Context: one part of a larger RNA
Molecule: large-subunit ribosomal RNA, domain I
Organism: Candidatus Moraniibacteriota bacterium
RNA sequence: CGUAUGUGGGGGAUGCCUAGGCUGUAAUGAGCGAUGAAGGACGUAGCAGGCUGCGAUAAGCCUCGGGGAGCUGCCAAGCAAGCUGUGAUCCGGGGAUCUCCGAAUGGGGAAACCCUGUCCACCACGAGUGGGCAAUCCCUGCCUGAAUCCAUAGGGCAGUGGAAGCGCACCCGGGGAACUGAAACAUCUUAGUACCCGGAGGAAAAGAAAUCAAUAGAGAUUCCGUCAGUAGUGGCGAGCGAACGCGGAAGAGCCUAAACCAUGCCGCUUGCGGCAUGGGGUUGCGAGGUACAUGGACUCGCUUCGAGCGGGGUAAAGACAUUCUCGUUAGCAGAAGGCGUUGGAAAGCGUCACCAUAGAGGGUAAUAGUCCCGUACGCGAAAACGAGGAAUGUAUUUAUGCAUGUAUUCUCAAGUAGGGCGGCGCCGGUGAAACGCCGUCUGAAUCUGGGAGCACUAUCUUCCAAGGCUAAAUAUCAUUACAGACCGAUAGUGAACAAGUACCGUGAGGGAAAGGUGAAAAGCACCCCGGGAGGGGGAUGAAAUAGUAUCUGAAACCACAUACUA
Numbered sequence: 001c002g003u004a005u006g007u008g009g010g011g012g013a014u015g016c017c018u019a020g021g022c023u024g025u026a027a028u029g030a031g032c033g034a035u036g037a038a039g040g041a042c043g044u045a046g047c048a049g050g051c052u053g054c055g056a057u058a059a060g061c062c063u064c065g066g067g068g069a070g071c072u073g074c075c076a077a078g079c080a081a082g083c084u085g086u087g088a089u090c091c092g093g094g095g096a097u098c099u100c101c102g103a104a105u106g107g108g109g110a111a112a113c114c115c116u117g118u119c120c121a122c123c124a125c126g127a128g129u130g131g132g133c134a135a136u137c138c139c140u141g142c143c144u145g146a147a148u149c150c151a152u153a154g155g156g157c158a159g160u161g162g163a164a165g166c167g168c169a170c171c172c173g174g175g176g177a178a179c180u181g182a183a184a185c186a187u188c189u190u191a192g193u194a195c196c197c198g199g200a201g202g203a204a205a206a207g208a209a210a211u212c213a214a215u216a217g218a219g220a221u222u223c224c225g226u227c228a229g230u231a232g233u234g235g236c237g238a239g240c241g242a243a244c245g246c247g248g249a250a251g252a253g254c255c256u257a258a259a260c261c262a263u264g265c266c267g268c269u270u271g272c273g274g275c276a277u278g279g280g281g282u283u284g285c286g287a288g289g290u291a292c293a294u295g296g297a298c299u300c301g302c303u304u305c306g307a308g309c310g311g312g313g314u315a316a317a318g319a320c321a322u323u324c325u326c327g328u329u330a331g332c333a334g335a336a337g338g339c340g341u342u343g344g345a346a347a348g349c350g351u352c353a354c355c356a357u358a359g360a361g362g363g364u365a366a367u368a369g370u371c372c373c374g375u376a377c378g379c380g381a382a383a384a385c386g387a388g389g390a391a392u393g394u395a396u397u398u399a400u401g402c403a404u405g406u407a408u409u410c411u412c413a414a415g416u417a418g419g420g421c422g423g424c425g426c427c428g429g430u431g432a433a434a435c436g437c438c439g440u441c442u443g444a445a446u447c448u449g450g451g452a453g454c455a456c457u458a459u460c461u462u463c464c465a466a467g468g469c470u471a472a473a474u475a476u477c478a479u480u481a482c483a484g485a486c487c488g489a490u491a492g493u494g495a496a497c498a499a500g501u502a503c504c505g506u507g508a509g510g511g512a513a514a515g516g517u518g519a520a521a522a523g524c525a526c527c528c529c530g531g532g533a534g535g536g537g538g539a540u541g542a543a544a545u546a547g548u549a550u551c552u553g554a555a556a557c558c559a560c561a562u563a564c565u566a
Base pairs, nucleotide, nucleotide: 002564003563004562005561006560007559008558009557015551016516017515020487021486022484023483024482025481026480027479028478029477030476031166032165039101040100041099042055043054044053046079047078049075050074051073061095062094063093064092065091066090070083071082072081106115107114108113116134117133118132119131120130121129122128136163137162138161139159140158141157142156143155144154170201171199172198173197174196175195181188185235211218212217222249223248224247225246226245232240233239253469254468255467256413260279261278262277263276264275265274266273267272268271284447286412287411288410289408290407291406292405293404294403295402298312299311300310301309302308313400314399315398316397317396319394320393321392322391323390324389325387326386327385328384329383331379332378337352338351339350340349341348353370354369355359361373362372363371418442419441420440421439422438423437424436425435428454449464450463451462452461453460503510504509523550526537527536528535529534
């Protein structure tokens, strides 16, 4: 040197813990903004660094409720000065104030700054201070007004008018990648994803069959489960991937266009056409209109005798107001245990009791139904808000007819449907390729009509396009309550701590580490060594090898002691 054992140092694993996260369920809400938002800058306390709150009325002001003894926010103790049963601090409703920037809006600007005009007040008409107004676009109204006569364009002014900007999710639309996968790569995939733009709502979108189906039938849309990784598609590679049907959630249906009629206006080719308003009408075992016929009617008045006009009654719809009820935003009340024993400490153990619509949970010096906060059951609002509840009232609007039969020369959404060419969407990559959509060139029919049923044709079945509206079931975010065979400090959010902080970057942006004394600071008075740091006594404490470098305290690594050793 080494090996072994022991004692320490160092280090911060492990165990235990949780102040923070993650996920879900239910209810409620789903917007804020020129009455200046979101987000910030700067200020603001007696002493004031950060956070929180607030705004020159600045950890606050007024008021209405709750509450009931202490209070002047937190880190974070102290000093000072105060407030408070004439009810403070605190909690909730409403209100006031609310610097500067920011859509930012008087003009400018390198955000939180600079500089104007005009009116008013103070003042002396100046200077100064304070307050108000002054952006743009749209809409509406008024004035003015070219080329060019009227006019129009344009210009100007005004307005209790509207918009803008923000919201990291969800929704609809317009655009739209690549890495990647195919073990390379080009069709394909990633993916109509990311991203950009526009728009809206509390949801959005979709939606009342020119749908499916298959000889039996269903009956708007949306969402979930299944059908099914099936049928298909596919350099038939990688992959992509339905529908019918069935089971559930929810459930709701409507309005126009046209024919025709009435009224008004206009045009002309003088019996046609157009426009506006109202009526009529809305469908597929076709419907409607028109003409005729039959049946029939809430009441009164008028009446050109037509349910034509008006009044009343009745019914319905939504709107508004008031009241009641319920809920939300503070709260109130709330049962029942002692003794002994171990211990630093009882909630443990022993013993004898009690409550329970309460034995959820948390705390208290170890494990408490009966110690504290609570929990079950029950109760509560001056004010504001909500109700998809009820009643009453007010005014408005609508309805007061229709059914059946016969006939029919009337109507039934046009540059549409369909077709050619080029693309796209569908499970379908052009394929035998239906169906839907777009560009381009074309281009029908009106019920004896038209579409679909996967090339196409026929029979058959089914539906009625080319106009529009529509709640719920669904998606997501926030708040509140509750929950978890979710995490427990290298985990769980990036963030349990001054965290989107420190730090890095010109910038867009990137982005940490860092929890634990003890039951209680009782955080070591006093003495000694030392300049101090630190240490030794001593004291506190159950424990100080729990001493703030603090629970436990593994390993690497270091030192010392002892033993052995060529």